Two RNAs folded together computationally: RNase P RNA and transfer RNA, 435 nucleotides in total. Model confidence (mean pLDDT): 77 of 100. Rfam match: Bacterial RNase P class A. Its family is annotated with dimeric ribonuclease P complex, ribonuclease P activity and tRNA processing in the Gene Ontology.

RNA sequence: AGACCGGAUCGGGCGGUCGCGCCUCCAUGACCGGAGGCGAGGAAAGUCCGGACUCCGUAGGGCAGAGUGGCCGUUAACGGCGGCCCGUCGUGAGGCGGGGAAAGUGCCACAGAAAGCAGACGGCCGGCGCUUCGGUGUCGGUCAAGGUGAAACGGUGAGGUAAGAGCUCACCAGGUCCCGGGGUGACCCAGGAUGCUCGGCAAACCCCACUCGGAGCAAGACCAAAUAAGAGGGUUGGGCGGCCCGCCUCAAGACCCUCGGGUAUGGUCGCUGGAGCCGUCCAGUAAUGGACGGCCUAGAGGAAUGACCGUCGCCUCCUUUUGGGAGGGACAGAAUCCGGCUUACAGAUCCGGUCUGGAU
RNA sequence: GUCCCCGUCGUCUAGCUCGGCCCAGGACACCGGCCUUUCACGCCGGUAACACGGGUUCAAAUCCCGUCGGGGACG
Repeated sequence: AGACCGGAUCGGGCGGUCGCGCCUCCAUGACCGGAGGCGAGGAAAGUCCGGACUCCGUAGGGCAGAGUGGCCGUUAACGGCGGCCCGUCGUGAGGCGGGGAAAGUGCCACAGAAAGCAGACGGCCGGCGCUUCGGUGUCGGUCAAGGUGAAACGGUGAGGUAAGAGCUCACCAGGUCCCGGGGUGACCCAGGAUGCUCGGCAAACCCCACUCGGAGCAAGACCAAAUAAGAGGGUUGGGCGGCCCGCCUCAAGACCCUCGGGUAUGGUCGCUGGAGCCGUCCAGUAAUGGACGGCCUAGAGGAAUGACCGUCGCCUCCUUUUGGGAGGGACAGAAUCCGGCUUACAGAUCCGGUCUGGAU
Repeated sequence: GUCCCCGUCGUCUAGCUCGGCCCAGGACACCGGCCUUUCACGCCGGUAACACGGGUUCAAAUCCCGUCGGGGACG
């Protein structure tokens, strides 16, 4: 210098004018009004996970269902995050993936002899029979060579044989069993025995381990106003949210449906101070946790958070003498709150690292 | 706001459960030809689609994940 890898931060600054929402204070009989303060994001998004909170029977057990999946840790919890292990890709920094196919069931199109556990299409070899001596029939052995396919019953070589074959041997790859050492563990290192060679798919059913009760702030609670314990029909208890056991409650009520009437496009709370943010130190490789100090940072409800101007800064273009002119500035916008993940994003900055080439 | 469902030719749909015979079938429409004096009807043939991206698998419309679009329910 070039080509990359991993991670983090920001995503316009200042001033002015007009306007909007909420809170506090002043003023007022009440509005109107005045002053001050605060007022979107890293994703507020998708609603994909997990929790807090609230109600439904305190929700205990079983079945069903759903989810997760190497190991250890972290956390309120997680499918997140951190470290490690194994496999794979990359020269590398690094990226991606992760239970079980030697429990069972199922599937493996087309092609091919054969697609799963055994078998044999043609071929090769041997015995017997027939023969026109070219072959042919039958019985047996065999899967090395054949072509197909995504995948073909370990691979290479030698011996062996009628022909062949782990049939035997050497080496290599894998499996099973035994044993030693290291590690919390996944797993790693080393040794021995055994010819054992046993295909893929579980983002197919399934098995194993672990987790999960359901619904969701339109949850839910209260107040005001209004009114008719109304009429008809149905079920015999009802509640209960997939089902059952179990549980709670009631004894002439309970529940359901339809019709009719009232309220209400009602108001208040839930509502934002919290697993909060910033800084320093400590423990830990890290995720994370702890201590101390500082800060308050939207809370609406047909739903505010905007527009314009000046100047500075950034980028592009034109002109060109410092300079001047024009244009651009992304994705997107809170709605109970929080921790993650995923997705969108003009541009700018920083940190750590790798490979190649050159110079010293 | 919360929860749920669905995307296949121009239109309506089958296939999705249990992946392969699916470069996806049918109807209407469209185009070309035949028939007819001509049009219509009828007959023959053709064009035309799995919302998008990634993954699992030998193989994806189908299974899994993420986007995009559309629809519905709830006070």